[in-house]
Small-subunit ribosomal RNA, 5' domain from an uncultured bacterium, 506 nucleotides, folded computationally.
Context: one part of a larger RNA
């Protein structure tokens, strides 16, 4: 000087920030990823018709419970456990690659099947849940046609290049597409080409301690076939060979997410990685695959195990390192609010609907900034208080008193932008913060100041007590009867809603 602090002591007010460092400890509850009826078959609820024996029945599709599809849950959000590593910077490379949704282009969008969810009808079962029969729909599956362009094999031939190789033209065989949908525009769909955006993978530097760790390696190290992925690779497998790293520290321990940046310092350097940002890795603890462009997936799946719930003991549920919140650890960190107005997102033509992301309020001097607790006069140097050499010094223009202002606070009144948007039937609607900020009026110095020090270092002294005792201390060191060093007082200094103390780094 600096902190995410803590603790004592005190504490008006506003603005921006910040706010489990510790137990990657266990979690009651509530919410936190849902959405399309302009894909489909329908209609369990409500409206609206309408019939009714008043119980109910039928019709529509405004509207929608479940179900079937489709998109999107791989973003957004938390942590920081493991990780010394191409995990992270930063510079290259990919002639080895992949990219839903978006843009820009070029072609197509032909023509058949069969099933199943919901339903209805019957079963187990204490539940979770699940069987068995029948009927049905699609932008769900699925055969066939066409496809230059594509995917693969082969044959001829042009440029290029940085080893494999790469990029055109033509000939030929093989193989593969598709869906509607709303009517008013239109949106879809299927193959190709390019582009954007995102990723995968490789490779040069670089940034921890340790030698009281010196040798470590068997898929190791390379080759060939054979499989694997979007791709290169011992990535995986058989065989061959006997390689490969290491005192320029390999192996093994220890510590630890890296980064932009903070904090100190003149700089060099040194700590240090909280908030905000970019990247990684995790989501009870191992493991493992499906799904999909995309995941080995925090609020999806199957095993195993720990713990918990729940049971009719046959079997089942469950993951707060999401946002509140409890317990528990700890010197310690907050509401089980409000809103989707606004920025952004996910689904939709659209209206909308979902969003604990976000905006916002709340709690805490945790921290930075910013105001105020009054201004001018005013000496008989007034009363107490302290100290005295008893005269008189100081507290001291301080009060008191006269006179002036009213910021902040109180109260009353008015009332925002953020919404030049969004939506709409062109009337019109729509603000969580918030009856907040501003702004106007009233009343009146009225409601607002502590704490540390005061021997030297270091700015500020004298009285009492105490008597090496109590005690005081960052270092010197004070205290044993005249203590500026320990209490109390009085004056005094320094900082101010703060003021010291203690950890931490520089």
């Nucleotide at each position: 000087g600096a902190c995410g602090a803590a603790c004592g002591c005190u504490g008006g007010c506003g603005g921006c920030g910040u706010g489990c460092u510790u137990a990657a400890c266990a979690c009651a509850u509530g919410c936190a990823a849902g959405u399309c009826g302009a894909g489909c078959g329908g209609a369990a609820a409500g409206g609206c018709c309408u019939c009714u024996u008043c119980g109910g029945g039928g019709g529509u599709a405004c509207u929608c419970g479940a179900g079937c599809g489709g998109c999107g849950a791989a973003c957004g959000g938390g942590u920081g456990a493991g990780u010394a590593a191409c995990a992270c910077g930063u510079g290259a490379g990919u002639a080895a690659c992949c990219u839903g949704c978006c843009c820009c282009u070029g072609a197509c969008u032909u023509u058949g099947g069969g099933a199943u969810a919901a339903g209805c009808c019957u079963g187990g079962g204490a539940a979770a849940c699940u069987g068995g029969g029948u009927c049905u729909a699609a932008u769900a599956c699925u055969g066939g046609a066409u496809a230059u362009u594509c995917a693969u094999g082969u044959c001829c031939u042009g440029c290029c290049g940085c080893a494999u190789g790469g990029u055109g033209g033509g000939g030929u065989g093989u193989g593969g597409a598709a869906a509607g949908a709303u009517u008013u525009u239109u949106u879809g769909g299927u193959u190709g080409g390019g582009g954007a955006u995102g990723g995968g993978c490789u490779c040069g530097c670089g940034g921890u301690c340790u030698a009281u760790c010196a040798g470590c390696u068997u898929g190791u190290u390379g080759g060939u076939g054979g499989g694997g992925u979007a791709a290169u690779g011992g990535c995986u497998u058989a065989c061959c060979a006997a390689g490969g790293c290491u005192u320029u520290g390999a192996c093994g321990g220890g510590u630890a997410g890296c980064c932009g940046g903070c904090c100190u310092g003149a700089g060099a350097g040194g700590g240090u990685g909280u908030c905000c940002g970019g990247c990684c890795a995790c989501a009870c603890u191992g493991g493992g695959a499906c799904u999909g462009a995309g995941a080995c997936a925090c609020g999806g799946c199957c095993c195993a195990g720990a713990c918990u719930c729940c049971u009719a003991c046959g079997g089942g549920a469950g993951g707060c390192a999401g946002c509140a919140g409890u317990g528990g650890g700890g010197a310690a960190u907050a509401u089980u609010g409000c809103g989707c107005a606004a920025u952004g997102g996910g689904c939709g033509g659209a209206a909308g609907c979902c969003u604990g992301a976000c905006g916002c309020a709340g709690c805490g001097a945790c921290g930075c900034c910013g105001c105020g607790u009054g201004g001018g006069g005013g000496a008989u140097g007034a009363c107490g208080g302290c100290c005295u050499u008893c005269g008189g010094g100081u507290u001291g223009u301080a009060a008191a008193c006269c006179u002036c202002u009213u910021u902040c606070g109180a109260c009353a009144g008015u009332g925002a932008c953020g919404a030049a948007g969004c939506c709409u039937u062109u009337g019109g609607g729509u603000g969580a913060c918030g009856g907040u900020a501003g702004c106007u009026g009233u009343a009146g110095a009225a409601g607002a100041a502590g704490c540390a020090c005061c021997g030297g270092c270091c700015a500020a002294c004298u009285a009492c007590g105490u008597g090496c005792c109590a005690g005081c201390a960052g270092c010197c060191g004070c205290g044993g009867u005249a203590a500026u060093a320990c209490g109390u007082a009085g004056g005094g200094u320094g900082c101010a809603a703060g003021c010291g103390u203690u950890g931490u780094c520089c």

The prediction has a mean pLDDT of 87.